[in-house]
Context: one part of a larger RNA
RNA sequence: CGUAGGAAGUUUGACGGGGGCUGACCUUAGUACGAGAGGACCGGGUUGGACUCACCGCUGGUGAAUCGGUUGUUACGCCAGUAGCAUGGCCGAGUAGCUACGUGGGCAACAGAUAAGCGCUGAAAGCAUCUAAGUGCGAAACUGGCCUGAAGAUGAGACUUCCAAACAAGGGACGUUAUAGACUAUGACGUUGAUAGGCUGCAAGUGUAAAGGUGGUGACAUCAAAGCUGAGCAGUACUAAUUGCCC
Numbered sequence: 001c002g003u004a005g006g007a008a009g010u011u012u013g014a015c016g017g018g019g020g021c022u023g024a025c026c027u028u029a030g031u032a033c034g035a036g037a038g039g040a041c042c043g044g045g046u047u048g049g050a051c052u053c054a055c056c057g058c059u060g061g062u063g064a065a066u067c068g069g070u071u072g073u074u075a076c077g078c079c080a081g082u083a084g085c086a087u088g089g090c091c092g093a094g095u096a097g098c099u100a101c102g103u104g105g106g107c108a109a110c111a112g113a114u115a116a117g118c119g120c121u122g123a124a125a126g127c128a129u130c131u132a133a134g135u136g137c138g139a140a141a142c143u144g145g146c147c148u149g150a151a152g153a154u155g156a157g158a159c160u161u162c163c164a165a166a167c168a169a170g171g172g173a174c175g176u177u178a179u180a181g182a183c184u185a186u187g188a189c190g191u192u193g194a195u196a197g198g199c200u201g202c203a204a205g206u207g208u209a210a211a212g213g214u215g216g217u218g219a220c221a222u223c224a225a226a227g228c229u230g231a232g233c234a235g236u237a238c239u240a241a242u243u244g245c246c247c
Stems, first nucleotide, its partner, number of pairs: 001152001005163007015149004021049007033038001051106005059100004066093005071086006110144003117137004170247003174190005195240003198236005204229003212223004
């Protein structure tokens, strides 16, 4: 820009893309078969491998500054307590998020039409013949079925609802932003408000803060599950989403 009014939702599916793998064990059955040795088809069940999709409840990883321990050194006048630097100084843990080594699912069943092949009926050709007329079965291949894109499918589809000739319905811009993200786009919210921050509570992490009291000669113990805390879950308008603007 088009889809001959303008919009917001929900869709149909022409036509595409993906997927289609496979082992072992149990049973049928030590049956059929075979002198024996050996040893099935068909069918039923169980459990794996590879590949793939999703997720973080479990098990783990990471978690660059969340907590603690600790060495050297410098500084805060000193002690105590802290801070800086040394690969995050080193070490032990670890929330959210992201993840695999973790968890859940999938590969199909089934249907149609067939290949090789196997048939039925059956003439030409009094017989025979699966074929000439007719008709049936038959494969991971083909067409569907499963997942997915899809009306620029210009053949531009359908349904529901809204607006009514314009300051409309609706959209944009701007702002607070995240389940989104390079930018853009997408989603949430903008005071008729929980969108983000803050605060409060909880979860979770770390592991019992400083100061002081008490006990001990002292190291230390205890009052104390303490103190501190990024992302998590709620609550709360304290702060910022103002008024307005454009189509």